RNAcentral holds the sequence, with entries from ENA. Bacterial RNase P class A from a Thermoanaerobaculia bacterium, 390 nucleotides, folded computationally. The organism belongs to Thermoanaerobaculia, within Bacteria. It matches the Rfam family "Bacterial RNase P class A". The family's RNA type in Rfam is ribozyme. Rfam's curators write: Ribonuclease P (RNase P) is a ubiquitous endoribonuclease, found in archaea, bacteria and eukarya as well as chloroplasts and mitochondria. Of the family's consensus pairs, 98% are formed in the model. It is recorded under the gene name rnpB.

RNA sequence: GGAGAGCUUCUGGCGGUCGCCGCCCGGCUCCGGCCGGGUGGAGGAAAGUCCGGACUCCGACGGGCGGCAUGCUCGCUAACGGCGAGGCACGGUGACGUGACGGAAAGUGCAGCAGAGAGCAGACCGCCAGCGCCCCGCGGGGCGCGGGCAAGGGUGAAAGGGUGCGGUAAGAGCGCACCGCUCCAUCGGCGACGAUGCGAGGCACGGCAAACCCCAUGCGGAGCAAGACCAAAUAGGGGGACGUCCAGCGGGCCGCCCGUCCCGCGACGCGCCACGGCGCGGACGUCCCCGGGUAGGUCGCACGAGGCCCUCGGCAACGACGGCCCCAGAUGAAUGACCGCCCACCCGGGAAACCGGGGGACAGAAUCCGGCUUACGAAGCUCUCCGGCG
Numbered sequence: 001g002g003a004g005a006g007c008u009u010c011u012g013g014c015g016g017u018c019g020c021c022g023c024c025c026g027g028c029u030c031c032g033g034c035c036g037g038g039u040g041g042a043g044g045a046a047a048g049u050c051c052g053g054a055c056u057c058c059g060a061c062g063g064g065c066g067g068c069a070u071g072c073u074c075g076c077u078a079a080c081g082g083c084g085a086g087g088c089a090c091g092g093u094g095a096c097g098u099g100a101c102g103g104a105a106a107g108u109g110c111a112g113c114a115g116a117g118a119g120c121a122g123a124c125c126g127c128c129a130g131c132g133c134c135c136c137g138c139g140g141g142g143c144g145c146g147g148g149c150a151a152g153g154g155u156g157a158a159a160g161g162g163u164g165c166g167g168u169a170a171g172a173g174c175g176c177a178c179c180g181c182u183c184c185a186u187c188g189g190c191g192a193c194g195a196u197g198c199g200a201g202g203c204a205c206g207g208c209a210a211a212c213c214c215c216a217u218g219c220g221g222a223g224c225a226a227g228a229c230c231a232a233a234u235a236g237g238g239g240g241a242c243g244u245c246c247a248g249c250g251g252g253c254c255g256c257c258c259g260u261c262c263c264g265c266g267a268c269g270c271g272c273c274a275c276g277g278c279g280c281g282g283a284c285g286u287c288c289c290c291g292g293g294u295a296g297g298u299c300g301c302a303c304g305a306g307g308c309c310c311u312c313g314g315c316a317a318c319g320a321c322g323g324c325c326c327c328a329g330a331u332g333a334a335u336g337a338c339c340g341c342c343c344a345c346c347c348g349g350g351a352a353a354c355c356g357g358g359g360g361a362c363a364g365a366a367u368c369c370g371g372c373u374u375a376c377g378a379a380g381c382u383c384u385c386c387g388g389c390g
Stems, first nucleotide, its partner, number of pairs: 001386010012342007020041009043362001047373002050371005055223004067219005072086005087101001088099004102214002107212002109208002124153002126149003130145006161179006180203001181201003184197005227299004237290010248265005269280004306325004311320003343360001345358005
């Protein structure tokens, strides 16, 4: 100098003017508010709503089936599918990165095309001796028959350990050596796992569980529009007091009016009586009371697994002690706009100092917290590999 790897930090600064939301203080008030001053006011992701919790309700506490999720080990944590450290596998020269990474010697199932054969397999080409026939340059060659062979070729993602020597008619763990594998033992490690063996076994048990399934572990459901409290108007429900009503119509009877009686229709009035009323009930109206819900309001709701700093324990995640701090709380939803100077950065000019112009990404809390993922701008530190110079 080039190419990379990992981690950390920040998310423009200062001043002025005018506003917005919450809280506090003072003054005024017709009690509705108004005025003045002070103070706090978005994020690293507030986002996606993908995991985990707190909290609330489902009357309380349990059990089972099913379902869903997770899946190497040990730790951290309130908890997690998160994080830390490690093991193994794979990728990279390396720093380092990635991994649904339990079980296929429980069961059921799956494997297109190619290929002779795809599950305890398979003679297509091939290799080999035997027998028969033919040819011959007598070394052998060809064809056929019934056999042996998994070494070579070929197919495939995959063909039932690998290399070499021996062996054999040709071959084959058939035998042997080394490597690999399985089991066992010993040692190291909390463990995943690793190392060693002049221990055992010729090798069994092919692959797929991101197929069903089996095993282990976890999970009751709904969610702050949870939920709690106060509470109109109107309508409706329950109760009480008072008032009014509980009849009317037609006919007997020529006309009109009134009363009584009888008959009919009809009816929510009925019962008792000393005929004065009394009791029970119904309808309507007025007033009052009670309870439920809605609008609206208040709480939940801002002191919390809280932030910062020091020290200690731990490789770390994290934990412990101590000190300091209080830090948004809206609800058609505040957190803004403008101006000036400066700064990162970009463009143009200039040898430079500098001058002119542009210019700040992704994105906006809504019960809170721990994570993950996604979006996006800049700076710094450490490490690796390659090249050059001293």